Molecule: small-subunit ribosomal RNA
Organism: Bacteroidota bacterium
RNA sequence: ACAAUGGAGAGUUUGAUCCUGGCUCAGGAUGAACGCUAGCGGCAGGCUUAAUACAUGCAAGUCGAACGGGAUUUAGGAGCUUGCUUCUAAUGAGAGUGGCGCACGGGUGAGUAACACGUACACAAUCUACCUUGUACAGGGGGAUAGCCUUGGGAAACUGAGAAUAAUACCCCAUAGUUUUAAUUUAUCGCAUGAUAGAUUAAAUAAAGCUGAGGCGGUACAAGAUGAGUGUGCGGAUGAUUAGGUAGUUGGUAGGGUAACGGCCUACCAAGCCGACGAUCAAUAGCUGGCGUGAGAGCGCGACCAGCCACACUGGAACUGAGACACGGUCCAGACUCCUACGGGAGGCAGCAGUAGGGAAUAUUGGACAAUGGGCGGAAGCCUGAUCCAGCCAUGCCGCGUGGAGGAUUAAGGCCCUCUGGGUUGUAAACUCCUUUUAUCUGGGAAGAACCAUUCCGACUUGUCGGAACAUGACGGUAUCCAGAGGAAUAAGCACCGGCAAACUCCGUGCCAGCAGCCGCGGUAAUACGUAGGGUGCAAGCGUUGUCCGGAUUUACUGGGUUUAAAGGGUGCGUAGGCGGACUUAUAAGUCAGUGGUGAAAGCCCGGAGCUUAACUCCGGAACUGCCAUUGAUACUGUUAGUCUUGAAUUUGGUAGAGGUAGGCGGAAUGUAACAUGUAGCGGUGAAAUGCAUAGAUAUGUUACAGAACACCGAUUGCGAAGGCAGCUUGCUAUGCCAAUAUUGACGCUGAGGCACGAAAGCGUGGGUAGCGAACAGGAUUAGAUACCCUGGUAGUCCACGCCCUAAACGAUGAUUACUCGACAUUAGCGAUAUACAGUUAGUGUCCUAGCGAAAGCGUUAAGUAAUCCACCUGGGGAGUACGUUCGCAAGAAUGAAACUCAAAGGAAUUGACGGGGGUCCGCACAAGCGGUGGAGCAUGUGGUUUAAUUCGAUGAUACGCGAGGAACCUUACCAAGAUUAGAAUGUUUUAGGACAGUUGCUGAAAGGUGAUUUUCUCUUCGGAGACCUAUUGCAAGGUGCUGCAUGGUUGUCGUCAGCUCGUGCCGUGAGGUGUUGGGUUAAGUCCCGCAACGAGCGCAACCCUCAUCUUUAGUUGCCAGCAUGUUAUGAUGGGGACUCUAAAGAAACUGCCUGCGUAAGCAGUGAGGAAGGGGGGAUGACGUCAAAUCAUCAUGGCCUUUAUAUCUUGGGCUACACACGUGCUACAAUGGCCAGGUACAGAGGGUCGCCACACCGCGAGGUGGAGCCAAUCUCAUAAAGCCGGCCUCAGUUCGGAUUGGAGUCUGCAACUCGACUCCAUGAAGUUGGAAUCGCUAGUAAUCGCGUAUCAGCAAUGACGCGGUGAAUACGUUCCCGGACCUUGUACACACCGCCCGUCAAGCCAUGGGAGUUGGGUGUACCUUAAGACGAUGACCGUAAGGAGUUGUCCAAGGUAAAACCGAUGACUGGGGCUAAGUCGUAACAAGGUAGCCGUACCGGAAGGUGCGGCUGGAAUACCUCCUUU
Repeated sequence: ACAAUGGAGAGUUUGAUCCUGGCUCAGGAUGAACGCUAGCGGCAGGCUUAAUACAUGCAAGUCGAACGGGAUUUAGGAGCUUGCUUCUAAUGAGAGUGGCGCACGGGUGAGUAACACGUACACAAUCUACCUUGUACAGGGGGAUAGCCUUGGGAAACUGAGAAUAAUACCCCAUAGUUUUAAUUUAUCGCAUGAUAGAUUAAAUAAAGCUGAGGCGGUACAAGAUGAGUGUGCGGAUGAUUAGGUAGUUGGUAGGGUAACGGCCUACCAAGCCGACGAUCAAUAGCUGGCGUGAGAGCGCGACCAGCCACACUGGAACUGAGACACGGUCCAGACUCCUACGGGAGGCAGCAGUAGGGAAUAUUGGACAAUGGGCGGAAGCCUGAUCCAGCCAUGCCGCGUGGAGGAUUAAGGCCCUCUGGGUUGUAAACUCCUUUUAUCUGGGAAGAACCAUUCCGACUUGUCGGAACAUGACGGUAUCCAGAGGAAUAAGCACCGGCAAACUCCGUGCCAGCAGCCGCGGUAAUACGUAGGGUGCAAGCGUUGUCCGGAUUUACUGGGUUUAAAGGGUGCGUAGGCGGACUUAUAAGUCAGUGGUGAAAGCCCGGAGCUUAACUCCGGAACUGCCAUUGAUACUGUUAGUCUUGAAUUUGGUAGAGGUAGGCGGAAUGUAACAUGUAGCGGUGAAAUGCAUAGAUAUGUUACAGAACACCGAUUGCGAAGGCAGCUUGCUAUGCCAAUAUUGACGCUGAGGCACGAAAGCGUGGGUAGCGAACAGGAUUAGAUACCCUGGUAGUCCACGCCCUAAACGAUGAUUACUCGACAUUAGCGAUAUACAGUUAGUGUCCUAGCGAAAGCGUUAAGUAAUCCACCUGGGGAGUACGUUCGCAAGAAUGAAACUCAAAGGAAUUGACGGGGGUCCGCACAAGCGGUGGAGCAUGUGGUUUAAUUCGAUGAUACGCGAGGAACCUUACCAAGAUUAGAAUGUUUUAGGACAGUUGCUGAAAGGUGAUUUUCUCUUCGGAGACCUAUUGCAAGGUGCUGCAUGGUUGUCGUCAGCUCGUGCCGUGAGGUGUUGGGUUAAGUCCCGCAACGAGCGCAACCCUCAUCUUUAGUUGCCAGCAUGUUAUGAUGGGGACUCUAAAGAAACUGCCUGCGUAAGCAGUGAGGAAGGGGGGAUGACGUCAAAUCAUCAUGGCCUUUAUAUCUUGGGCUACACACGUGCUACAAUGGCCAGGUACAGAGGGUCGCCACACCGCGAGGUGGAGCCAAUCUCAUAAAGCCGGCCUCAGUUCGGAUUGGAGUCUGCAACUCGACUCCAUGAAGUUGGAAUCGCUAGUAAUCGCGUAUCAGCAAUGACGCGGUGAAUACGUUCCCGGACCUUGUACACACCGCCCGUCAAGCCAUGGGAGUUGGGUGUACCUUAAGACGAUGACCGUAAGGAGUUGUCCAAGGUAAAACCGAUGACUGGGGCUAAGUCGUAACAAGGUAGCCGUACCGGAAGGUGCGGCUGGAAUACCUCCUUU
């Protein structure tokens, strides 16, 4: 400088993430409909369905200036019968002949996929009434016919016969330059046929009058204008599961026909024509300007308005005419409706109104020709449901209003809350002042009107124009016009409020009722359901539903993809097509530029103008991105001609190989056979069995035969297009690579269809068959086992020939070409002297840069950067299924849908969890030991059962001697019965009375009920006040009722396991990772080292208590060595602090020292020293998990209950008892029991409603007296096992003590249900415990006794503590269980108690097949043929033109026939989908418990199993190889 004014996203797959991908929403629009609501006006719009049927009225007539006539009426005259006839003049209805119009205007969209439409050309192949212009002409004659009149038929519609008559109706003759036809010819022009202009000859054809005398008409020709007809290029829809179609078909010749070209038609001749650039067929559809949307490109639509087409009850046909094959004309056929005298007739609203019907749904049987336009007419005028207006409808667009200002006590009421109160509705209302748009009433009141006609004037071109006057309005006495009146007066709703998406609370409901566009809400605290209050949005409308575009770059031209998400064809050759190396020449098709024509108007856009504004309308401009023509340009593409060598191919010489094919040969192994040796097993498995074997197997040896496959070499090796190819050798044959010269000269790349090849399985025919081995059989395993394992074994595997044509046919990666850092290895060559290696070409691999990618990853062998061509994809399922077609012997392959259904399906990666994955480590986890449980009896708890009640809770580990650390009443919550009702308790308030209370009667099981009687205290200013109690009133009751899944608090468990996190930084698009991983070490994420990490927190450890040693201090109730007193004896006493002990403070232990190992941390040591050596016990429990436990400890939200689910009382129950389980006690005996035989030694704790010495009584439990002690003083209180004696002698006992009988003691109101203890008697089971299972690693297990809490007493064998005696064993980490860390797989994330597959059964839905049945449209063949057309004939009619009649052909409808196609329906049948809790199994996901999957074959209730070949999209382990780094 030029150009441009425009483009937003969100929700939803997951535990979370990124991506792919669908579904859904926000916007706009509508000829709309429905729901609720509704004040006014302007401008528009209004049957989208049944092109269904239509009552009634109207929608096309007009001309007397073409014609014959003329009812009626008026005026005048005459006649007279005074109301009739007739004459003249005027008027001129209705009908008729004739002319013009009726082909316009108006409606509809059925048909039509076509030159129908759009656009641009063409007609040298055409017509055109009325109109305009020009030239010329209009002479003479003729016969009819309607009307009218007469008379018939018929119900009607209508129609026959006779007579007479007119014309601008009809016919003949004349004239005819121009016209037409035929022939000849000249000039000019054209892309061709040819055209134009002219000349000559021959033939043919015209006319109409009327008149007011102004004019209006007539005929021929030419031209114009308008309209129409025809042809052609290009353009715009679907299906190939429609691939071949076509006989007048394609062309020619001749003729016919038409306004005109043409197979338009006919005869003959030829055999063409269309088609993958989609013919034909099917189904759908009027086309366009435009309209909606969109940034645009596009996509969808074709209402209103405008252009074109088609149609007019359905089908066919022509007539008339300038024009029709004719919406309100004719004929025929058909269906339907109506009239009928039954003989016959009439009709066509897809014109305007209107009716019925259909439908979710669409208006008045209105006014007027005033305007605009049309027809006729000279004109006046007539006609005009075209048109202009009005009516109905919020159907849309636009505009206005429903008031404005002030006004706080922030009123009342409503709603909410933390409720004496606050918030909100809300300046909102009330109230005061103001305004009057709109509505109502009153009065006035338009523009739209200009022409024409008539009269007048003017101009001239003399029949036109201009001006003036006069007349004309349906709407309409209408208006958004003007003026006036009163008065806030007449006027607000609808939807929504979980997120998307603006807007929140209460109540009700309780997976019900319901909501929902998607995600999703609702199972008792719902911002999601239904109200309410409040709020948000829009507003005379607001929502819902349907449809279209958008968002959706989700069909991608603009503007997508294909390794793993959907998607590369199994591979090659190659046709058409697409694309194509370098240079030069020509051309100008593509391309670019200029110019011209066209692209209707309206619409859109811009600028103006008119209605008060806007919508709306008008004017001007721009635009219409297109098509045609023409003139230029020539870089690129194309075409043409020529040249080149670098692409490609060929040549020569090397070289490589499991390349292919045919033949020959070989050894090992296996099997079989024969013989020999030899004897009892062999074989097989996790273990077995079937099987083989004394008829001699297996084993060993020799010999023979057979078929199949080729160990070692052998390798991420090599070759091939892919599939694939492996002993050796020969023939034939193909290919790659390298080096070098030469030759051809773009010969190239890709490749739809096509052709060829194509593992395994399978099929056919014929062989062959050693081994292996689907099916099958048997044996095992198992709940079953149609499997995995075993023994057999048929097809098959092998060969020849012929089919099949599919695989995870994979690098899940199409072919070709070019470009883009490197390193290493390897194969085959070349280069140099070279086995080093700096090179180079072609392969084969690994790692990596840039870049790419959602990531994983790819990375010169690309998934990078580009180009060309092909193939393929567009949510999951249904489904690679159905139907159809092609191929195949079959199996089947190829092609390949829809209905219906879901909101996902999916890829990669992340964190967890899990694995019948791996590695490392720990733990009384196993192992090594000791002792138990499980068997018995009893105790206790639980389940179950029972019961009026057996109250409730706890239920794998982590419930079960648990809550309960004390159920006879109470406790107590349960049951029965009887009672109370503001309540049994507490606080406060009102009133009254009085102390409280005591005594006592009746009734009762008691509680309770009902009575009697006695009586206050403190202070005092004497008024009263206070305290306490009872009764009473009000306010707060009460609930062991429900919800532990609404909660707090508390607790269990993983687990005293070593983990769990954060800040900053760094890495990753992100979720996340790193740190916390690695190498060591530890009890330990304990510590050390390393490291993109550096630090920190909660946990670990330590700090606390206790035990073990010592010191100091202090010595009473403890102690007593030394001194003293006393006793039979005793710290009993004086004293003492030494010791023990008590209880306070300290010390001590830190791997500190040594040796060894180690970088260090640390480890080891019969080390030293020390009381103790890496300490024992306790308290202490990270982030979290189990919706773990507890609403019955307590607290608490919500709900429920209130003469009861509350409270009191008595009695009962929690103690039941066929049984099952857990935890214990006692035992079964001699390592023992008994003899209260003798005798020794603790610790810790308790005690005044108590412990109780001591004495006496009792066999004893205990009783009666009674001292001490509030306790280092007294007491419980003798510890027991032990030791020393004695008896028992292996027994159901001198073991064991259950059970039962009797007699008692104690506690307590009370021991019946239901206490403990004592004595006597009784003397059960039990002789060491199946499967299985528990505890314990040292002062531990085992064993022995003692104490305490609770408590009147006690069911305690329990729980919690205390001490005495006092072991065994641990090789070790393979296995079981649990845990920690790292790693791996995953389809799990409610996290393996996960997920999930298929059959069967049930319900619902759509769909395939199906004997058939039924309907529809289309084509074919044949028969018949109306009206009509064409042809022939035409003796009859006619002067003639012509016609009647007869006849041939074509043809609508109809009939018949056989097929094809498309629907509907169908007994029965197939699979599919969906559906909280059906059945059988467990196929898949982890190594999913037999790795899975693909193709194929067989088999099986089902998932599925097995065989053969293939793939990794398989885990783990070992080995080998390779790569990177040092």